[in-house]
Context: one part of a larger RNA
């Protein structure tokens, strides 16, 4: 000097408490543990592994097994020969490959030959998601967006080291004030970036319609118009500036005024020194070690989709604040030329036909749903749940058998709010309701993002958990 205390003091966090809603109880998705396999490919494993890598295993991916081959190799550079490149049709086989054939004779040239590709040797070599994240880089996770973490000179101390950074206020903050053997500084706080409220000013298409004018059953439909909204550039706007009060005449706290907005206005990007030998050699470099007719590579089917069981994350219920059937209204935000696909027709639907317009403020995706106004159902395993399983189908793709999704008829499980236990959230939040998007050929209950409606409670910090400043106690370092 740290650590540590079921030791003290002061402070903070949805940490407790107050509240709302959930999980644990079923059914199913998925993910993991185990078993089970020929293989169920690696990886991750308290918080900080487990709807994680994985923003998407039907073949491919794929890294696993089984079979069937290949050996300068699928891939790169260097030599040598030969051929332009590519092509077209058969035949064997599961394919990979093998055998036969058709067409074609380009380009630049000092006419030697070159430049791309293809096949054949030859051997440097290639190749490896083989091991080691405890050899590493680089990315990341986590304490923690907690307020900390050193440093120069000085000054104490024999020294380790203190000191500053303690102490009195205070603040989300080492934030600021005052004190002060310290006075400076740095790296984090904060600003400064991005988005959201407000007004301006520019500037009007593809967007927008207030008066004017025509039109039409109707619609900014058309003439116009630049006010409105709105888009996107630039600006203003908040700074404890202003009053009062409290404080130490400080810094700050309290109230209050204009004000769209008020004390960090909300939200996000931005993670100090460092901590777990944190996590990855399978993203990607990369040290060493190892494999080289195989731990390289090609294919073909299989499997990563097993299933007495057990956990985690979710979706769906369990019903009248509902279901079910009719009618009526309101978004944001993003995608669309290998594409988004409108009317119109056909089908009960899933879908087909169709073919306008759009490279998109123009056209499409696209009816938002919940909600609102009617009508049923009347407390039941129900007109609640929908799991399963049967039979018919549509749609992507060579291909849905193992092992896609969606539709239709049929069928009609468990479930009557859930044991110890534990989990989210403090405002446009929680909770509920739909809507898009990456990925992607199909294939989301997940994930990212949008918008609708829209709560309840916070007395308080005793206490349980993290954590920050001092200070005490140690046989621990």
């Nucleotide at each position: 000097u740290g650590a540590c205390g079921g030791g003290g003091g002061c402070c903070c966090g949805c940490a407790c408490a107050a509240g709302c809603g959930g999980u644990g109880g079923a059914g199913c998705a998925u993910g993991u543990g185990g078993u089970u396999u020929a293989a169920u490919u690696c990886g991750a494993u308290g918080c900080a592994a487990c709807g994680c890598g994985a923003a998407g295993a039907a073949c491919c991916u794929u890294a696993c097994c089984a079979g069937g081959u290949c050996u300068u190799g699928a891939c790169a550079u260097c030599c040598u020969g030969c051929g332009a490149a590519c092509u077209u049709u058969c035949u064997a086989g599961a394919g990979a490959u093998a055998g036969a054939u058709u067409g074609g004779u380009g380009c630049c040239u000092u006419c030697g030959g070159g430049a791309a590709c293809g096949c054949a040797g030859u051997g440097a070599c290639a190749g490896g998601u083989g091991c080691u994240g405890c050899a590493u880089g680089g990315c990341u996770g986590u304490c923690g967006u907690c307020a900390g973490c050193u440093c120069g000179u000085g000054u104490c101390g024999u020294g380790a080291g203190a000191u500053g950074u303690u102490g009195g206020g205070u603040u989300a903050a080492g934030u600021c004030c005052c004190g002060u053997a310290a006075c400076g500084a740095g790296c984090g706080c904060a600003a400064c970036c991005c988005u959201u409220g407000u007004c301006c000013u520019u500037a009007g298409u593809u967007g927008c319609u207030a008066g004017c004018a025509g039109g039409u059953u109707a619609u900014g439909c058309u003439g116009a118009g630049a006010a409105c909204u709105c888009u996107a550039a630039g600006g203003a706007g908040a700074c404890u500036g202003c009053c009062g009060g409290u404080g130490a005449c400080a810094a700050a706290c309290c109230g209050g005024a204009g004000g769209a907005a008020g004390g960090u206005g909300g939200g996000g990007a931005c993670g100090a020194c460092g901590u777990c030998a944190a996590g990855u050699c399978a993203u990607c470099a990369u040290g060493g070690c190892c494999c080289u007719u195989a731990c390289g590579a090609c294919c073909u089917g299989g499997g990563c989709u097993a299933c007495a069981c057990a956990c985690g994350u979710g979706c769906u219920a369990c019903a009248a604040u509902g279901g079910u059937c009719g009618g009526u209204a309101c978004a944001a935000a993003c995608g669309g030329u290998c594409g988004c696909u409108a009317a119109g027709c056909c089908g009960c639907g899933a879908g087909g036909u169709g073919g306008a317009g759009c490279u998109a403020a123009u056209c499409c995706g696209a009816u938002a749903a919940a909600a609102c106004c009617g009508a049923u159902c009347g407390u039941a395993g129900u007109c609640c749940g929908g799991a399963u399983u049967g039979g018919a189908g549509u749609c992507u793709g060579c291909a849905a058998c193992u092992c896609g999704a969606c539709u239709c008829c049929a069928u009609g499980a468990a479930g009557u709010c859930g044991g110890a236990a534990u989990c989210g959230c403090u405002a446009g939040u929680a909770a509920u309701c739909g809507u898009a998007g990456a990925u992607c050929a199909g294939a989301a209950u997940g994930c990212u993002a949008c918008g609708g409606u829209g709560a309840a409670u916070a007395c308080g910090u005793u206490c349980c958990c993290g954590g920050g400043c001092c200070u005490u106690g140690u046989a621990c370092a």
A computed fold for a 477-nucleotide part of an RNA from an uncultured bacterium, annotated as small-subunit ribosomal RNA, 3' major domain. It matches the Rfam family "Bacterial small subunit ribosomal RNA". Rfam links the family to the GO terms structural constituent of ribosome and ribosome. Its mean pLDDT, the model's own confidence on a scale to 100, is 85.